This is a predicted structure of a 1529-nucleotide RNA (small-subunit ribosomal RNA) from an uncultured bacterium.
Its Rfam family is "Bacterial small subunit ribosomal RNA". Gene Ontology terms of the family: ribosome and structural constituent of ribosome.
Model confidence (mean pLDDT): 84 of 100.
[in-house]
RNA sequence: GAGUUUGAUCCUGGCUCAGAUUGAACGCUGGCGGCGUGCUUAACACAUGCAAGUCGAGCGGCAGCGCGGGGGCAACCCUGGCGGCGAGCGGCGAACGGGUGCGUAAUGCAUGGGAAUCUGCCUAGUAGUGGGGAAUAACCCGGCGAAAGCCGGGCUAAUGCCGCAUACGACCUACGGGUGAAAGCGGGGGAUCGCAAGACCUCGCGCUAUUAGAUGAGCCCAUGUCGGAUUAGCUAGUUGGUAGGGUAACGGCCUACCAAGGCGACGAUCCGUAGCUGGUCUGAGAGGACGGCCAGCCACACUGGGACUGAGACACGGCCCAGACUCCUACGGGAGGCAGCAGUGGGGAAUUUUGGACAAUGGGGGCAACCCUGAUCCAGCGACGCCGCGUGUGUGAAGAAGGCCUGCGGGUUGUAAAGCACUUUCGUUGGGAACGAAAUAUGCCGGCCUAAUACGUCGGCAGGCUGACGUUACCCAAAUAAGAAGCACCGGCUAACUCUGUGCCAGCAGCCGCGGUAAUACAGAGGGUGCAAGCGUUAAUCGGAGUUACUGGGCGUAAAGCGCACGUAGGCGGCUAUGUAAGUCAGGUGUGAAAUCCCCGGGCUCAACCUGGGAACUGCACUUGGGACUGCAUGGCUAGAGUAUGGGAGAGGAAGGCGGAAUUCCCGGUGUAGCGGUGAAAUGCGUAGAUAUCGGGAGGAACAUCAGUGGCGAAGGCGGCCUUCUGGCCCAAUACUGACGCUCAGGUGCGAAAGCGUGGGGAGCAAACAGGAUUAGAUACCCUGGUAGUCCACGCCCUAAACGAUGACAACUAGAUGUCGGGAGGGUCUGCCUUUCGGUGUCGCAGCUAACGCGUUAAGUUGUCCGCCUGGGGAGUACGGCCGCAAGGUUGAAACUCAAAGGAAUUGACGGGGACCCGCACAAGCGGUGGAGCAUGUGGUUUAAUUCGAUGCAACGCGAAGAACCUUACCUGGCCUUGACAUCUGUGGAACUUGGCAGAGAUGCCUUGGUCCUUCGGGAACCACAAGACAGGUGCUGCAUGGCUGUCGUCAGCUCGUGUCGUGAGAUGUUGGGUUAAGUCCCGCAACGAGCGCAACCCUUGCCCUUAGUUGCCAGCACGUAAUGGUGGGAACUCUAAGGGGACCGCCGGUGACAAACCGGAGGAAGGUGGGGAUGACGUCAAGUCAUCAUGGCCCUUAUGGCCAGGGCUACACACGUGCUACAAUGGACGGUACAGAGGGUUGCCAACCCGCGAGGGGGAGCCAAUCCCUUAAAGCCGUUCGUAGUCCGGAUCGGAGUCUGCAACUCGACUCCGUGAAGUCGGAACCGCUAGUAAUCGCGGAUCAGCAUUGCCGCGGUGAAUACGUUCCCGGGUCUUGUACACACCGCCCGUCACACCAUGGAAGUUGUUUGUACCAGAAGUAGGUAGCCUAACCGCAAGGAGGGCGCUUACCACGGUGUGAGCAAUGACUGGGGUGAAGUCGUAACAAGGUAGCCGUACGGGAACGUGCGGCUGGAUCACCUCCUUU
Repeated sequence: GAGUUUGAUCCUGGCUCAGAUUGAACGCUGGCGGCGUGCUUAACACAUGCAAGUCGAGCGGCAGCGCGGGGGCAACCCUGGCGGCGAGCGGCGAACGGGUGCGUAAUGCAUGGGAAUCUGCCUAGUAGUGGGGAAUAACCCGGCGAAAGCCGGGCUAAUGCCGCAUACGACCUACGGGUGAAAGCGGGGGAUCGCAAGACCUCGCGCUAUUAGAUGAGCCCAUGUCGGAUUAGCUAGUUGGUAGGGUAACGGCCUACCAAGGCGACGAUCCGUAGCUGGUCUGAGAGGACGGCCAGCCACACUGGGACUGAGACACGGCCCAGACUCCUACGGGAGGCAGCAGUGGGGAAUUUUGGACAAUGGGGGCAACCCUGAUCCAGCGACGCCGCGUGUGUGAAGAAGGCCUGCGGGUUGUAAAGCACUUUCGUUGGGAACGAAAUAUGCCGGCCUAAUACGUCGGCAGGCUGACGUUACCCAAAUAAGAAGCACCGGCUAACUCUGUGCCAGCAGCCGCGGUAAUACAGAGGGUGCAAGCGUUAAUCGGAGUUACUGGGCGUAAAGCGCACGUAGGCGGCUAUGUAAGUCAGGUGUGAAAUCCCCGGGCUCAACCUGGGAACUGCACUUGGGACUGCAUGGCUAGAGUAUGGGAGAGGAAGGCGGAAUUCCCGGUGUAGCGGUGAAAUGCGUAGAUAUCGGGAGGAACAUCAGUGGCGAAGGCGGCCUUCUGGCCCAAUACUGACGCUCAGGUGCGAAAGCGUGGGGAGCAAACAGGAUUAGAUACCCUGGUAGUCCACGCCCUAAACGAUGACAACUAGAUGUCGGGAGGGUCUGCCUUUCGGUGUCGCAGCUAACGCGUUAAGUUGUCCGCCUGGGGAGUACGGCCGCAAGGUUGAAACUCAAAGGAAUUGACGGGGACCCGCACAAGCGGUGGAGCAUGUGGUUUAAUUCGAUGCAACGCGAAGAACCUUACCUGGCCUUGACAUCUGUGGAACUUGGCAGAGAUGCCUUGGUCCUUCGGGAACCACAAGACAGGUGCUGCAUGGCUGUCGUCAGCUCGUGUCGUGAGAUGUUGGGUUAAGUCCCGCAACGAGCGCAACCCUUGCCCUUAGUUGCCAGCACGUAAUGGUGGGAACUCUAAGGGGACCGCCGGUGACAAACCGGAGGAAGGUGGGGAUGACGUCAAGUCAUCAUGGCCCUUAUGGCCAGGGCUACACACGUGCUACAAUGGACGGUACAGAGGGUUGCCAACCCGCGAGGGGGAGCCAAUCCCUUAAAGCCGUUCGUAGUCCGGAUCGGAGUCUGCAACUCGACUCCGUGAAGUCGGAACCGCUAGUAAUCGCGGAUCAGCAUUGCCGCGGUGAAUACGUUCCCGGGUCUUGUACACACCGCCCGUCACACCAUGGAAGUUGUUUGUACCAGAAGUAGGUAGCCUAACCGCAAGGAGGGCGCUUACCACGGUGUGAGCAAUGACUGGGGUGAAGUCGUAACAAGGUAGCCGUACGGGAACGUGCGGCUGGAUCACCUCCUUU
């Protein structure tokens, strides 16, 4: 920096990602080289080999080898004489080098200091190195043993051991003095001596004593050095002193005695974890994490203990003991220690060769040569890491083939390949060839030593030898593009997209999340992106994470202020002077190892890597200086704080007393039938006299009015009146003290209600409980009762939404306006004004805040101190501790689980929230449906099929404006397969047509007739055949779609541009005041405008005018008829159909705001949109339709396509919707009689006339229609009849006879006539339509159509009502506002028990293991002390013996081990407790809206469960009303 909480937003906050890194591992892949690096686990166990020896110039010697010599014919034997040397004595080394990280939280390490020490080899200096002695291994002999090994006897040497002498130093000292050494070996040699060896001299190496240095080591001090307080007290050698011992050395290091100290909240003790550092990784830094390789220090060496030797060890490849383990054994006894290098087993995700060499560097020994060296240098194995190189380069378009995609044109892979030309690094083969090697030796020259040209040594010159690596690096040659590319990813974060398969499956996933038939997210492919001999994954660390905040966070509502105060330690602290110099600042000095990091150079061809120099190492210590600030010391001051004096207000606290009103109870009077209670009731009380009312009495509790965002108190809290005692506060003016202050971990006190204990008290109220209601239930809400309790005293408890959800103190920073207490000033003096101090409210500037909001009473700007927070859940739970009589409180986790949980604000939606408004929404009316019969549609059932779709409103007389066949999609059966239909190719033929036969038909067979155009190539339509491309599908998906449609709704809304406001989502505009049918208009307004809707424009209807006048009309004028505009004519009227006019709140009055508009009136055919229609905003419902049509994808292809016949869609126990006809007298029947409109008509409408009871038949005039026809309209009106009846109502059903259409009326048409005459007597709950030419009622027409609709649909006219007080309620809708935990939006969300599955966890009789305290037993080896016993070379002594030593015994200390008793931890445990998760289950409905009883907090009781109720508290409660205050206009 990004992703992720939301519909969207801002914030808080967690989770996740991109980066770097690694001693890594795993998966796929793998050409070369260089430099590094490689058991992180079992400090588990180890076979085998090697890893520490060397010196013959210390010694005696000589086993083995070689040489020489001697003997022997030879085999062979003898000979330390020589080279040398096993074993041995002796010296030095083995304490280094190498490994590991168990232990250790300080006996360690780091940094810096210090004094009481030692130091082999090395360096420098001084002084010595004289003379003796006794042993002992080896060796020889003997013995024991399986072995390891041991014992006895005898011989011998030394640089082994021991005396003596000497003593410059040294040490001790009672300052007189005393004590302590040594070792020789080698080279050379002139003189002298000697038989020789040699003496002697000299040189070198040694040795002794000592001084000093260097190096190394030991000790002490300061500071720093992980987590846990659910570890708070620890300590008897403990702390100090004295004396002694001990040590190289200081010291309780040890012992005795004395004192009682020492450590600890600045974290002792205990528990857990851990080697420390230079540094490494990360990071801008500060930090965080780590401590592998390399380097320094420490610790360890199978586990535990111990000492010996030594300069150095309590010793990795030494010793002793104990233990475990392994091995050998003759069973008696022995041996061993890879955390050295290799290697093995084991463990593990995982870590190499039983290699070469001492050539180099270094180490040990040696005079040296040299020997040893798994240190080291090299090689081997591993892409484990870093770095470098390569896998070709150029050209090459027919943009090849193939693959993939495709809109079928093409695109892409892709200059990529092929082809052509070139190069040869690396690799291969062959050849050449460095550095690493410098020495020591040796020779020469020079210097030193010396008598010396020996020897030795130093310097120079010359100069031979020495290479593990090594078939080296490097160079040359040859041949050939020849041998050399993978891995991950491609939904967003995050660079990179398509196809196919799959179908919530298989799978993916770091987070968000993908997958339920069109998946850029799974799998494969093509293509692409990234990195590249690697690439990914996993694990781990830092970063991002300012999510622990020192740099650099927070706490009103997100997590977070302790309920409140007092106060200890601690932290912080007013003005001023002087001193000091701890902090602080500056300079200097020392140190801060090297390596690493950084800079500048150098070397490998570069780089990695190596290397020279510098800088740095931010630190510590010492020292010099400064003196501002802090500290410290001393003195002073008064502004902080406090004291004194005088006033003042107050429900501040404690105790005692007093008072009236009311409730209840008791007594008495009056009085009679009810009272009480509720939404309505009932339980209850009452004729045994209630309630009501009057009088009297008893008793307890609480104090109306005053009363007020008034007062007091630290908070909890405090309210009648009086008295006493008492705390705090405010004001005024002076005086005094002189920083006495602020905060406060622990601590102490106070602390509502509920609750507990003891004793009282008990009127009312009231958990629990009982009863009555309500309810599906009602463990509740409501009612009647009612016990604890509520009250008092004393003692506990210690928690609350203990809230301003806001810690305390101090300072600073605009104001306005109320109110309480006090003071000052002024005034026109009861009242008012100004001002000041202290409280308590509201609004508000700056500023702050995520926003809401806060705003001198801060949540602003600062300072000091304290408390608290770090994702949600688990959980304020468990365990442990402390407190409590108990209830419980306080402190307070983890496993596991989720990707969120949350705050504020926004837009919607919703509310059994509010306000306003509208609608046949209710109401007021009229008529219906629901009951009957029938029609029609649907469900269901049935069926071979009853084709399909439509399903709340918004499916159901719907698609269907018309299923006998057809339609037709369904079923059964029979047939066809390039197909009934389209295009293309080829061949042939006209097409077409007549007739016959078979068949249910489709179809098949036979048969008759028969062309056109032409540029002569052929062509056109059509048919048949053949082959394939393809056709075809009412098959699926309306949740892939277009189009069309329904619905909210003809509701008045829905938006945009610019501006403004807001961090933003958004708001404003569009809200407000009026008004309207209307977001209609007006006014106002940070808005100004605009668009889609509304309205208007359109059609129709109502009035008038103009024009026109046939087929329509006929007033006037004629003619004619029985009659008729029939005819001439007319153009007036009606009408027709074109165009105009008319209506606009225009006029008047009133209301209103001088507006919009509304109300009334006039005029007018019509009046406020005149009536009706067409017209349907943004959008909602994944609404409907793949079966109108179109269309993506999928599916079928001799069938899911096509043709045909028959059947079905018409079934029928039922249920529903929509209708028709009725039930009758406002009627039926009969007779007579009147008046429409709008339509239709040539495959047609069909007149007159004739026939038939009728349907109809015959007939044929007229009409392509203002002309003719359909066409008699019916209700109505005038008469007659029926008389309340299942009828002269009603017509279903059934029988018979017919008519028409049609190929055909059986399934299954309509109609006519005759006969038959069912249910039904006005319809339960409930529901529907309609506000005027409407409802109701009456008929007429049309589409579809061969026929079929008296019932459907669409139209037309005739007759023609009733009612609307009104908006409380039901339904739907609109606007504003409010609450919200809803946003799939209340058909929402969501809580708890129960049941099931899984997971982790607490308790638990116990069990097992581990660590540890304490008391005691025991006591190996060893050391120290003691010592009766035994042994004893050097010295002393003539001897006896002594000194000294050893063994043994013993004492002390002590490891292992054992016993008892505690504590901690871990594992496990029948059973049991809650918790979490889960697709879904059961019971209820607690919460979110006033969530339907407002919710929540604490507490108590109760209940299947959420929960209910009581008491006190909170607002983080909606709504209404009132009061007060403030603001705006």